[in-house]
RNA sequence: UUGACUGUUCCGGGGACAGACACAGAUUACAAUGAUACGGGAGCCGAAGGCGCAACACACCGCUCGGAAACGCUCAGGCAAAAGGACCGCAGGAAUCAU
Numbered sequence: 001u002u003g004a005c006u007g008u009u010c011c012g013g014g015g016a017c018a019g020a021c022a023c024a025g026a027u028u029a030c031a032a033u034g035a036u037a038c039g040g041g042a043g044c045c046g047a048a049g050g051c052g053c054a055a056c057a058c059a060c061c062g063c064u065c066g067g068a069a070a071c072g073c074u075c076a077g078g079c080a081a082a083a084g085g086a087c088c089g090c091a092g093g094a095a096u097c098a099u
Stems, first nucleotide, its partner, number of pairs: 002098003006094001008092002011089003017084001021041001023039001026036003043079003049075001050073003056066001
């Protein structure tokens, strides 16, 4: 210099997802409705993250280890709007390895 790989930043595309749940009190407001946060209570979602596994591979055999996801689990997170959000693209910069 070039390439590979890993994660990262801006921008663009994309956008599934589930009760504005009920209960008691508190705040706001003259009051009511409503809204907000908390408390314990069940229900639900999966496409942030996290965890789990098949074929296969290693191996004399077996065990063990390795072994993916948009699959499963639902710890975390979320369940009006907002926010979050996998995934795709351009560009930037960082680390490692090879040359």
About this RNA:
Predicted 3D model of a 99-nucleotide RNA (Glycine riboswitch aptamer) from a Gammaproteobacteria bacterium. The prediction has a mean pLDDT of 78. The organism belongs to Gammaproteobacteria, within Bacteria.